[in-house]
Molecule: small-subunit ribosomal RNA
Organism: uncultured bacterium
RNA sequence: GUUUGAUCCUGGCUCAGGAUGAACGCUAUCGGCAGGCCUAACACAUGCAAGUCGAGGGGCAGCACAAGAAGAGUUUACUCUUUUGGUGGCGACCGGCGCACGGGUGCGUAACGCGUAUGCAACCUACCCUGAACAGGGGGAUAACACUGGGAAACUGGUACUAAUACCCCAUAACAUUCGAGAAGGCAUCUUCUUGAGUUAAAAACUCCGGUGGUUCAGGAUGGGCAUGCGUUGUAUUAGGUAGUUGGUGGGGUAAUGGCUCACCAAGCCUACGAUACAUAGGGGGACUGAGAGGUUACCCCCCCACACUGGUACUGAGACACGGACCACACUCCUACGGGAGGCAGCAGUGAGGAAUAUUGGUCAAUGGACGCAAGUCUGAACCAGCCAUGCCGCGUGCAAGAAGACGGCUCUAUGAGUUGUAAACUGCUUUUAUAUAGGGAUAAAUUCGGGUACGUGUACUCGAUUGAAGGUACUAUAUGAAUAAGGACCGGCUAACUCCGUGCCAGCAGCCGCGGUAAUACGGAGGGUCCAAGCGUUAUCCGGAUUUAUUGGGUUUAAAGGGUGCGUAGGCGGCACAGUAAGUUAGCGGUGAAAUCUCGGGGCUCAACCCUGAAACUGCCGUUAAAACUGCUGAGCUAGAGAUUAGAUGCUGUGGGCGGAAUGUGUAGUGUAGCGGUGAAAUGCUUAGAGAUUACACAGAACACCGAUUGCGAAGGCAGCUCACAAAUCUACUUCUGACGUUGAGGCACGAAAGCGUGGGUAGCAAACAGGAUUAGAUACCCUGGUAGUCCACGCAGUAAACGAUGAUAGCUCGUUGUCGGCGAUACACAGUCGGUGACUUAGCGAAAGCGUUAAGCUAUCCACCUGGGGAGUACGUUCGCAAGAAUGAAACUCAAAGGAAUUGACGGGGGCCCGCACAAGCGGAGGAACAUGUGGUUUAAUUCGAUGAUACGCGAGGAACCUUACCCGGGCUCGAACGGUGCAUGAAUAUACGAGAGAUUGUAUAGUCCUUCGGGACAUGUAUCGAGGUGCUGCAUGGUUGUCGUCAGCUCGUGCCGUGAGGUGUCGGCUUAAGUGCCAUAACGAGCGCAACCCUUGUCAUUAGUUGCCAUCAGGUCAAGCUGGGGACUUUAAUGAGACUGCCACCGUAAGGUGUGAGGAAGGGGGGGAUGACGUCAAAUCAGCACGGCCCUUAUGUCCGGGGCGACACACGUGUUACAAUGGGAGGUACAGAGGGCAGCUAUCCGGUGACGGAAUGCUAAUCUCCAAAACCUUUCUCAGUUCGGAUUGGAGUCUGCAACUCGACUCCAUGAAGGUGGAUUCGCUAGUAAUCGCGCAUCAGCCAUGGCGCGGUGAAUACGUUCCCGGGCCUUGUACAAGCCGCCCGUCA
Repeated sequence: GUUUGAUCCUGGCUCAGGAUGAACGCUAUCGGCAGGCCUAACACAUGCAAGUCGAGGGGCAGCACAAGAAGAGUUUACUCUUUUGGUGGCGACCGGCGCACGGGUGCGUAACGCGUAUGCAACCUACCCUGAACAGGGGGAUAACACUGGGAAACUGGUACUAAUACCCCAUAACAUUCGAGAAGGCAUCUUCUUGAGUUAAAAACUCCGGUGGUUCAGGAUGGGCAUGCGUUGUAUUAGGUAGUUGGUGGGGUAAUGGCUCACCAAGCCUACGAUACAUAGGGGGACUGAGAGGUUACCCCCCCACACUGGUACUGAGACACGGACCACACUCCUACGGGAGGCAGCAGUGAGGAAUAUUGGUCAAUGGACGCAAGUCUGAACCAGCCAUGCCGCGUGCAAGAAGACGGCUCUAUGAGUUGUAAACUGCUUUUAUAUAGGGAUAAAUUCGGGUACGUGUACUCGAUUGAAGGUACUAUAUGAAUAAGGACCGGCUAACUCCGUGCCAGCAGCCGCGGUAAUACGGAGGGUCCAAGCGUUAUCCGGAUUUAUUGGGUUUAAAGGGUGCGUAGGCGGCACAGUAAGUUAGCGGUGAAAUCUCGGGGCUCAACCCUGAAACUGCCGUUAAAACUGCUGAGCUAGAGAUUAGAUGCUGUGGGCGGAAUGUGUAGUGUAGCGGUGAAAUGCUUAGAGAUUACACAGAACACCGAUUGCGAAGGCAGCUCACAAAUCUACUUCUGACGUUGAGGCACGAAAGCGUGGGUAGCAAACAGGAUUAGAUACCCUGGUAGUCCACGCAGUAAACGAUGAUAGCUCGUUGUCGGCGAUACACAGUCGGUGACUUAGCGAAAGCGUUAAGCUAUCCACCUGGGGAGUACGUUCGCAAGAAUGAAACUCAAAGGAAUUGACGGGGGCCCGCACAAGCGGAGGAACAUGUGGUUUAAUUCGAUGAUACGCGAGGAACCUUACCCGGGCUCGAACGGUGCAUGAAUAUACGAGAGAUUGUAUAGUCCUUCGGGACAUGUAUCGAGGUGCUGCAUGGUUGUCGUCAGCUCGUGCCGUGAGGUGUCGGCUUAAGUGCCAUAACGAGCGCAACCCUUGUCAUUAGUUGCCAUCAGGUCAAGCUGGGGACUUUAAUGAGACUGCCACCGUAAGGUGUGAGGAAGGGGGGGAUGACGUCAAAUCAGCACGGCCCUUAUGUCCGGGGCGACACACGUGUUACAAUGGGAGGUACAGAGGGCAGCUAUCCGGUGACGGAAUGCUAAUCUCCAAAACCUUUCUCAGUUCGGAUUGGAGUCUGCAACUCGACUCCAUGAAGGUGGAUUCGCUAGUAAUCGCGCAUCAGCCAUGGCGCGGUGAAUACGUUCCCGGGCCUUGUACAAGCCGCCCGUCA
């Protein structure tokens, strides 16, 4: 960081740090110091890694020298050959010493192997040191060599000769050694001293005459051997192991103890404090990490061990059971003449193989060290050096300064420019580490060896001379040249420092975790820029850390993982008060040890550092010793507060075994009696006329015990209920007395342990798995019904599990209170305040993640036991134990996920609950769904049928007017500064109008007419051309603004401060009453406020005032066929402005109030009077890029634009919305009345004329309270008489009118004719609560006209019904459950693919 919408917690996963014998990728100037087969203890070619001594010996193969002799050649002095060990020296041989060190590896080993501390009175030790003693005499061999055999070879046989510091014998005899006696000492065996007896051993020479070497004994030093305490991996799904095993006695063996080995005797020994077995592993100092405690590790260096192809065995030797020795056996490789032989790199190099992976077949013995030697010296792949490798650590450099026109280029942006790269570069000055070239060049070397000298104590120190360097043409130093020779890697979403552009489009890819990528990716790829490190940087792997995530330090277990089902009790752990002793634990002082290196600190040396040297500290450990005695332990003797016992009383559904009882049920028998009974939501199966069910009587059977009965009681838990008896156990109380810590917990163990189940034998009324039948259902192996067997019951056994739960182990102590109840005591009193023990509720402190717990703790302490360590896999598999079986107990891993989970919060949801509302249902009225037509949509078709809207919330919707236009679509013809607008340059000219021609038109040609202002520079305007800005109804409504729909005119949505909560959040806004309303009142840790509600606004209903024209006309006058027509008038109507009015104000009743109710009064209107406008926070990634605007992307002689024609009007079909009907409450004909609102000059038109009519002609009024459009239902009269009709009007034919360039595709209207379907419409569904529904007409917008039956308004006539809120739908509030939060259209389980 990551579980959630958010929160707290639990819990895992992951990251940041450090480290590495590393590997891989990219990159790479140099140096110093280190390191370098982790894998195949796999196999090895080749070379080297252990020899040395001639001052032990015989000798002389080879080399050199000297002398003598012989021979040959011959220049008589040389050369050559042979010979003589005489000399230097020396192959091989005898002999001495070494080869047991050094070097390698980690197979084996869980062990006295290692570490640490002790012991050996149970031991050895060559070379070295010290001391003592000694070295007299003699002898026989053997190798080499020679001769001769065998064999391919390796090798080997025979004969003969010979030497020694090789070997043997004798003498001498010890302080050596054996036995005995005595004394002293100690640690049991013993040691020392004295004495007696016995036994046995020696030797070698060489010499420079100084000595070196030899033998024996004793001591020392060094090195080893053995024994013991403590420590030292995992598994119990390894629980028993062991016959030389354990011990004894006695032989043997060893340097030495010991069953080490053998004979005999005994039967022991190890083990739950983990024997044995299996697996894994060299151990330690140390190293890495960590605050530490720890965890991990064992490469380099040091110590110990083990091993040397594998296994075994001994020999030699002081030392080996021996890496470069021997023998035997196996495997492998090689040689071979096939008879037989040879070999062992886990030494240094090197090869193959394996592997992600690890170096040169180098130089030198100069130094250090080792072997031998008197020494010179020889040998030394030990060692010192060099080579390879960025494998690591450390160091240096790749330049420094100055430099703004902030250059060019790149990248980005709001783009005439700005920002950034960036003082970076260029340019100027400076420096020279490093590099290159040249020259010089110390230390390690005051050593060693040889020679000389000095001193003294004769083998040491010092001194002089000579001599010795692999590394090394080194390090280092100087000079010269010149910025000259030298920078990369990873990363940039969060964690985690660092951001933009382009490309890509769930593709390609990234990724440590969370997660990015589906067209605006800071997460992919590239670029620019930036960040972090830097000769390195990243990745991978592994370890520790973070992880208190195994918790000793330092965790938990009610619900997150986790308390055993319960008790008794063994081992073990822990344990009351006081005294004395002791000193095991404990504490302190001192001593020994804890190797060195490492780590830390101080100092020092390489120019610094790494590295190295030196000193100190440390090594927290172990052992010994001295002291202390508080605590723990142990011992002794006590106490009574824990525990137990005694006496007296009490209690209970406590257990076991008997006896008894009534109700109910079933069955049997008998009686009465007749048709059903039974069962269910409704039925059926079933029973019944052979008499059921019902009812009465009697009898029998088994099982269970109503009422009492209750957070009652008892029990360890499971569990226990009729009454009664016996037996048994337990608990409680009171008051004495007694024992004297006898206690507590409890791994294993033992016992108990519901229900179901199993075995044997009984029993069986009711109930009832399985099973059968009937229903339900899509199915129904279920729920419901009718039957019904195991079982349920009893006895005896087994089993051993449960949500065996308080999901809470046992015991003890401590810590506020209130209130019930049960059993005692006290008190006895229908009272009550005490006390002990149980059982409940609430609560303080405290605890807890919270919920909650809270003297019956989940608080604070103590002790013991059990259990947990992410989810799944899985309580599974295997193994083992138990069981008759079923099964139980114990109990993994592979693999997989980044979560799983707890508590609480806010929502949403529920075929959860409560309250409430709405034409939501119900009650009604009228419709839709059936018909025809209109219109929209889907689908289909088409060149195109442009596009959008799609549950409610699309579908008479955008569109409030598609013949052209509109128009976005299709076909065809044109244009490319373009159809419009602005700027600039140049050229030309007015613009324009008319006529004629081509063409479908756009377009184009010709002709005529036409000339504005001026400061004469030019300007205005237009055309052409060039250019900069165009244009797009192309895409994305999931990039957006704005607008809109819907929930919903529902009553809600929030804030400030305060308070509560760890927090998300809560409170307020909840509760009671009330309201249309979060409307108000009361109450209240809340008090206030905001957006909504309401009101304010418009309209309508009443009145008043003002004002009367175009409106009105009661009164007065005039006048007409008639008419407010005229004079007048403001009364009325009305117009339009201002006011009034209604507020539960009054009355009655109910209510605390708010408020409610009423045939109430009054009033035009009564409880919101009617209607409208007004739409909170938000939801649906809802709709719209095609109203408009706008980011990004796309087109630019086309996806732009102009024109002609076509299409948007298609038509098997499906749906929505409407119109007209189906008729008599009607149709037709005639007559007669009454509106409101709105429109009108390219208009509405009176009136007259013509036409059947649409309409035409004439004419006047009106820019409108003046003129005009202008009513229909209704009413009156008449006709039709129930029919596909005098209903209905579709469709079609004909003839016309009007608009308009133009009615073919594709207009409306009129007349004549035609006269389709349709007789009230299935499931289902819509609207409406009053001036409403229904019904009737009128107007308007758009508009040339109109497909309008649509939309928006207006008035006329004018109902029915509402009991009520159970149900359907939607909504509001409270509450509850939730594993939902993309929120039930959710989540999720199983099967199949």